[in-house]
RNA sequence: AUAAACUCAGGAGAGUCUCUUAAAAAGAGCGCCGAAGGUGUACGCAGUCUGAACAGACUGUUAAUCUCUCAGGCAAAAGGAUGGAGGAAGA
Numbered sequence: 001a002u003a004a005a006c007u008c009a010g011g012a013g014a015g016u017c018u019c020u021u022a023a024a025a026a027g028a029g030c031g032c033c034g035a036a037g038g039u040g041u042a043c044g045c046a047g048u049c050u051g052a053a054c055a056g057a058c059u060g061u062u063a064a065u066c067u068c069u070c071a072g073g074c075a076a077a078a079g080g081a082u083g084g085a086g087g088a089a090g091a
Base pairs, nucleotide, nucleotide: 006086007085008084015030017029018028019027020026031074032073033072037070038068040066044061045060046059047058048057049056050055
């Protein structure tokens, strides 16, 4: 003090699909989801070029619950963004 790690509660979506298999694990196949993580992207800002100027072009930087589905996930469990409560490392 608009504060990390950590702790607590809460927390969505999508096939308990088919085959192999003792199995809901693993593998193969088809179909899906977006809220671990990651990718891309606007305004704006900076620079360069053209130009009398308005302006235009290019490069860089730059956000998300948008986007991509790489990763992850599609019964339960586990995980799980944002927000909440605590906490008090570092500066």
Predicted 3D model of a 91-nucleotide RNA (Glycine riboswitch aptamer) from Mediterraneibacter hominis. The source organism's lineage runs through Bacteria, Bacillota, Clostridia, Lachnospiraceae and Mediterraneibacter. Its mean pLDDT, the model's own confidence on a scale to 100, is 79. Rfam family: Glycine riboswitch aptamer. About the family: This family represents the bacterial glycine riboswitch.